[in-house]
Molecule: Lysine riboswitch aptamer
RNA sequence: AAUACUGAUAGAGGCGCGGUGCGUCAUCAGUAGGCGGGGUCAACGCUUGCCGAAGCGGAUCCCGCUGAAAGGGAACACCGCCGAGGACAUUCCGAUUCGGCAUCAGGAAUGAUUCGGCGGAGCGGAUUAAGAGCCGCUUCGCUGUCGCACUUUUGUGCGGAGGGCUAUCGCGUAA
Numbered sequence: 001a002a003u004a005c006u007g008a009u010a011g012a013g014g015c016g017c018g019g020u021g022c023g024u025c026a027u028c029a030g031u032a033g034g035c036g037g038g039g040u041c042a043a044c045g046c047u048u049g050c051c052g053a054a055g056c057g058g059a060u061c062c063c064g065c066u067g068a069a070a071g072g073g074a075a076c077a078c079c080g081c082c083g084a085g086g087a088c089a090u091u092c093c094g095a096u097u098c099g100g101c102a103u104c105a106g107g108a109a110u111g112a113u114u115c116g117g118c119g120g121a122g123c124g125g126a127u128u129a130a131g132a133g134c135c136g137c138u139u140c141g142c143u144g145u146c147g148c149a150c151u152u153u154u155g156u157g158c159g160g161a162g163g164g165c166u167a168u169c170g171c172g173u174a175a
Stems, first nucleotide, its partner, number of pairs: 003174003006170006014082001016081006024074002033066009044057004049101005085115003088111006094104002116143010145160006
């Protein structure tokens, strides 16, 4: 000096990830609701789902007129990033007049649990209007990275996982 372990910093993958928008567009929907008319229900209906209590007076069908919004979605813009983030599990908070149970695609924290990333297809998932938009699994491809083998080719095949990979710097240790 190189190498290995170790710490820090900076990067790469690409239909890359997530957030925001009193913005835009479509949808939600000729729905909810309102008005008018005509029926049915009263052991009926409502207060998130179920049970109980308490309170309220409505519930439902048809016709006519009128008629939204939220959530969710798409593109765009901006912001933060490369375990970005997602899922799962546990705990806590929240929802609703009260109590109990349940549920939540509501929120937060923790996790050396799990997934490198993206796309197609199939199956499944919900307090969805719908949905190939999202989530999970399986499978088939594309792609990045490292290892092994082969190769004139700088590509081919197989395998692993992000706790990874590349670069730089530092301390200490090994020899």